[in-house]
RNA sequence: CACUUAUCAAGAAAGGCAGAGGGAUAUGGCCCGUUGAAGCCUUGACAACCUGUCCGGACGAAAGUCGGGAUAAGGUGCCAACUCCAUCUCCGUGAAAUAACCGGAGGAAGAUAAGUC
Numbered sequence: 001c002a003c004u005u006a007u008c009a010a011g012a013a014a015g016g017c018a019g020a021g022g023g024a025u026a027u028g029g030c031c032c033g034u035u036g037a038a039g040c041c042u043u044g045a046c047a048a049c050c051u052g053u054c055c056g057g058a059c060g061a062a063a064g065u066c067g068g069g070a071u072a073a074g075g076u077g078c079c080a081a082c083u084c085c086a087u088c089u090c091c092g093u094g095a096a097a098u099a100a101c102c103g104g105a106g107g108a109a110g111a112u113a114a115g116u117c
Base pairs, nucleotide, nucleotide: 002116003115004114005113006112007111008110013043014042015041016040017039021032022031023030026087027086028085029084044079046077049075050074051073052071053070054069055068057066058065059064083109088106089105090104091103092102
């Protein structure tokens, strides 16, 4: 890099360096930014994917298997806006019939974790 599974409407600050961009990609929007963007560093927070520790449950003769809760020590992640919104399909409303708008469901892509390779 690729593949598989799960989640993505919640949540979470300061300081220093730095000096103009950033919000994944393309397009159309709309936001954030010299009242300091991206990036780097320090401390802290949020969360509970994996590990650890603790407490129960079910099945079982047992070994074990499955599943729930707590904690937050470790590994990640993350700390504007729904993944900022939409662009693909289907359904509903609508109109004689379409379309647009609006609403809903599902995809695609992306992000994160664990596993496989």
The RNA shown here (SAM riboswitch aptamer (S box leader)) has 117 nucleotides and comes from a Bacteroidota bacterium.
It was read from a public genome assembly, where an Rfam model found it.
The prediction has a mean pLDDT of 85.
Rfam family: SAM riboswitch aptamer (S box leader). Its family is annotated with regulation of gene expression in the Gene Ontology.